[in-house]
Context: one part of a larger RNA
């Protein structure tokens, strides 16, 4: 991993609450006793609940406590009153109290054959190097000290076996080994290694100290007990249908992931002037959006007017006069602004209502719960950065607890709520070329970018519509030809300045027309050019506004990858239409089945229902024994195999094979009573 067995709300004494059943203002007996196989019965009124309350109590008593006493208050009496005893069913309180599951605490022993230290006895270190003191003997000195040479044999000296370690590195890593091999590597006469026997004990011992060892585990050893410690935590918790259906909030908690109350579900009764619920009248409160501010507090722009203040100036230094490219209150024009501004002021939503219409709930006591981590979505507000699949309220919505269709996949978005069958109809949202069920529909435009099928600021003769307005058959706009002149090089300024460095002024003439000159240019002229006019041509040409659709802006990481996909110029995008597809939705036909109603009343009709997690109630199915009763069986029981049969199921029969001795049914009880899940527990492949 599978397969089999096992494997969890039990039981004992109380509490209280329904339901049965006796008796009932009473109700019951217990231990014990008489019986009896045994129970049954029968005697035991001790006792306990009720029949009166009050009060701490003494104690009084329909009263009684407070009180010096209550005109009073609290709690009861009265209206009329039901209890008790057994069983049984939920719930709970005490116990292990559904099951497993800690790390821990404590108490008694067992352990130094492993390992630390110490004690006492033994043993063990091939082999080679080095050559300290001392010592001799010569030299040497007054004498020594010193020098040679030799001898001597120290050393936590060296080099290397054995023996003791374990430094790197390969391998091994379900190993050959629960620390091991290989090659290297340290020490190797010392604080050395080893052998025997011995000592120190868990609140401890031991430590050349690392929380090191103290029997392959040590921040406190193992072992038996207390002891089924305690777990507000994690998992697990076994058949079947029905009908009902939550909350993830307030609040108060050494409270936050637990607990109490309340809210929100369920079951049962319960009565009442049917008291809930929607819409509509009608009556109210009240400051939200919005406005608005010379209506108040605040904030704020600009201009008029100005008192006062700065400044400069005159000055008899007077409390005076003058001026101001400063600031500037009140006033006054215009113009904005505010969650903690309001002269105003909606909608909605809130109360009320002995109107009205529809519904049918809503209350109140009593049993039983669950829930207190909520998710996104749209809308209003706050935090945040008008970030967040953020965050925290307010309101709805779905999801939780919801399956079906659509969104390509997709809890929280759009449709729409699955009692059950049907090879039956219609249609929702989204759709109709193919994948892929259904228009290559119809009609009018609009896109040329695969826009469509990501994205700003900003930028462009892309192109559609709707408008203003300027010029123009007295010839416009574009092109082409031709003209652009004179005074004059205007004046200043300059080295120069001649239309074109700059600074003034910008006038006159000829004229069809030409500026004291738009740009290029030159030192400075010169040169091109425009602005202006003619001519050739022959019909539209500019400028602006708002508007639809479209361009550019526009780089990311596995693999086209920003349509689901081929693909497409519509199969795109707007507007209109008419078909058709498409769900468990509706509708048809049958069939189960809950609640109310009504009846001819145990089975018919009619109306509404029949998704569900936590949770409530209900009504059933099988297993094992027991009693009683009726069976069943070597002419083949139970098991076990096959099979198109019955019931909504949970299950139950037939019949055949196997198999060879015990088994159903009925009605009643009692329970070691149902299995797939607990890194369950046993065995078996």
């Nucleotide at each position: 991993a599978c397969c089999g067995g096992c494997g969890a709300g039990u039981u004992a004494c109380g509490a209280u609450u329904g339901c049965a059943u006796g008796c009932a203002a009473g109700g019951u007996u217990a231990a014990g006793g008489u019986g009896g196989a045994a129970a049954a019965a029968c005697c035991g009124g001790a006792g306990c609940c009720g029949u009166a309350g009050c009060g701490a109590a003494a104690g009084c008593g329909a009263g009684u406590c407070u009180u010096a006493a209550a005109u009073g208050g609290g709690c009861g009496u009265a209206a009329g009153a039901a209890g008790u005893a057994u069983g049984u069913a939920g719930u709970u309180g005490u116990a292990g109290a559904c099951c497993c599951g800690a790390a821990a605490c404590c108490a008694g022993g067992u352990g130094a054959c492993c390992u630390a230290c110490c004690c006492a006895u033994g043993u063990c270190c091939a082999g080679g190097u080095u050559g300290a003191a001392g010592g001799u003997g010569c030299g040497g000195u007054a004498a020594a000290a010193c020098g040679c040479a030799c001898u001597g044999g120290a050393g936590g000296a060296c080099c290397g076996a054995a023996c003791c370690c374990g430094u790197g590195u390969c391998a091994g890593u379900u190993g050959a080994a629960a620390a091991u091999g290989g090659c290297u590597g340290g020490g190797a006469u010392g604080a050395g290694g080893u052998g025997u026997g011995g000592g120190u004990a868990g609140c401890g011992g031991u430590g050349a100290a690392a929380u090191u060892c103290c029997a392959a585990a040590c921040g406190a050893a193992c072992u038996u007990g207390g002891a089924g410690a305690u777990a507000g935590c994690u998992g697990g918790u076994u058949c079947u249908c029905u009908c009902c259906g939550a909350a993830a909030u307030c609040u108060c908690u050494u409270u936050a992931g637990g607990g109490g109350g309340a809210g929100c579900c369920u079951u049962g009764a319960g009565g009442u002037a049917a008291a809930g619920a929607a819409u509509c009248g009608u009556g109210g409160a009240g400051g939200u959006a919005g406005a608005g501010c010379u209506a108040c507090u605040g904030u704020u722009u600009g201009g008029a007017c100005a008192a006062g203040g700065g400044g400069c100036c005159c000055g008899u230094c007077a409390u005076g006069g003058g001026u101001u490219a400063c600031c500037a209150a009140c006033u006054u024009c215009a113009g904005a602004u505010a969650a903690a501004c309001u002269c105003c002021g909606a909608a909605u939503g809130c109360c009320a209502u002995c109107g009205a219409u529809u519904u049918a709930u809503a209350c109140u006591c009593a049993g039983g719960a669950g829930u207190c981590a909520g998710a996104c979505g749209a809308u209003g507000a706050g935090u945040g950065a008008u970030a967040a699949g953020a965050u925290c309220c307010a309101c709805c919505g779905u999801c939780g607890a919801a399956a079906g269709g659509g969104g390509a996949a997709c809890a929280g978005c759009c449709c729409a709520g699955a009692u059950c069958a049907c090879c039956a109809g219609u249609u929702a949202a989204g759709g109709u070329c193919c994948c892929u069920a259904a228009a290559u529909a119809u009609a009018u435009g609009c896109u040329a970018a695969g826009u469509g099928g990501a994205a700003a600021a900003g930028g462009a003769u892309g192109u559609g519509g709707a408008g203003u307005u300027g010029c123009a058959u007295a010839g416009a706009c574009a092109a082409c030809u031709a003209g652009g002149a004179u005074g004059u090089u205007g004046g200043c300024u300059u080295a120069g300045a001649a239309g074109c460095a700059g600074c003034c002024a910008c006038c006159a003439u000829u004229u069809a027309a030409a500026g004291a000159g738009u740009g290029c240019g030159u030192a400075a002229u010169a040169g091109c050019u425009c602005a202006c006019u003619a001519g050739u041509c022959g019909a539209g040409u500019g400028a602006u506004u708002c508007u639809g659709c479209g361009c550019c802006g526009a780089a990311a990481a596995u693999g086209u990858a920003c349509c689901g996909g081929g693909g497409c110029u519509a199969a795109g995008c707007a507007u209109a239409u008419u078909a058709c597809c498409g769900a468990a939705a509706c509708u048809g036909u049958g069939g189960a089945u809950g609640u109310g109603c009504a009846c001819u009343a145990u089975g018919u009709g009619c109306a509404c229902g029949u998704g569900a997690u936590a949770g409530g109630a209900g009504a059933g199915c099988g297993u094992u024994c027991u009693a009683a009763g009726g069976g069943c069986g070597g002419c083949g029981a139970a098991g076990u195999c096959a099979g198109a049969c019955c019931g909504u199921g949970a299950g139950g029969a037939c019949u055949g094979g196997u198999g060879g001795a015990g088994c159903g049914c009925u009605u009643a009880g009692a329970a070691g009573u149902g299995a797939g899940a607990a890194u369950g527990c046993c065995g078996g492949u």
The prediction has a mean pLDDT of 86. This is a predicted structure of a 685-nucleotide part of an RNA (large-subunit ribosomal RNA, domain II) from Limosilactobacillus reuteri. NCBI's taxonomy places the organism under Bacteria, Bacillati, Bacilli, Lactobacillaceae, Limosilactobacillus.